[in-house]
RNA sequence: CGUCAUCCUCAGGGCGGGGUGCAAUUCCCCACCGGCGGUAUCCCGGACAUUCCGGGGAGCCCGCGAGCGCCCCUGGCCGAACCGGCCGGGGGGUCAGCAGAUCCGGUGCAAGGCCGGAGCCGACGGUGACAGUCCGGAUGGAAGAGGAGACGA
Repeated sequence: CGUCAUCCUCAGGGCGGGGUGCAAUUCCCCACCGGCGGUAUCCCGGACAUUCCGGGGAGCCCGCGAGCGCCCCUGGCCGAACCGGCCGGGGGGUCAGCAGAUCCGGUGCAAGGCCGGAGCCGACGGUGACAGUCCGGAUGGAAGAGGAGACGA
C1' cells in the first nucleotide's frame, strides 16, 4: 500500500410567533431543518512550487442509503369453500416506479460548487383537519466513517 463471507465502535436535523376554526405543531402568513460518498475557479496549512500533498468544502451536479411500491417466501383473521378482502413477519435489490427540487446577475479562460439575489424539494402509516418539523414501525435498518485482526505485495 492492497484485499476481506472476520470482529468492535459510531452513523439525522427541524413548529417559535400570529390567524381561522368546536377542533390544526397538519390549513393560511411569518419562521426553522438539510444523511453518506464523489467532484473545485473556494478556504486553511505544508512542500520550494506556473504544479503537488494534507484538512475543510453542494438539500436541488453525479451516484448511494433508509421508507413505500415491486418480486419471492410465510403467519393470522373474515368466509362452508374457490375467488377475494383485511392485518402482519422474513428475504431480494436487477429494471424501473413513488423520486424529489435551480435559476438569474457578478467574477473568471472556464462556475453545477465561489459572491449576491430570487426560487424550489422533502417516504409510508396515524391524527377531531391535509404533517420535511408531532406520534409510530424504530432500543430497527443503513449509505458509509473510524479502529482491530488476518492474508498478500
Background
Model confidence (mean pLDDT): 77 of 100. Predicted 3D model of a 153-nucleotide RNA (FMN riboswitch aptamer (RFN element)) from Desulfolutivibrio sulfodismutans. The source organism's lineage runs through Bacteria, Thermodesulfobacteriota, Desulfovibrionia, Desulfovibrionaceae and Desulfolutivibrio.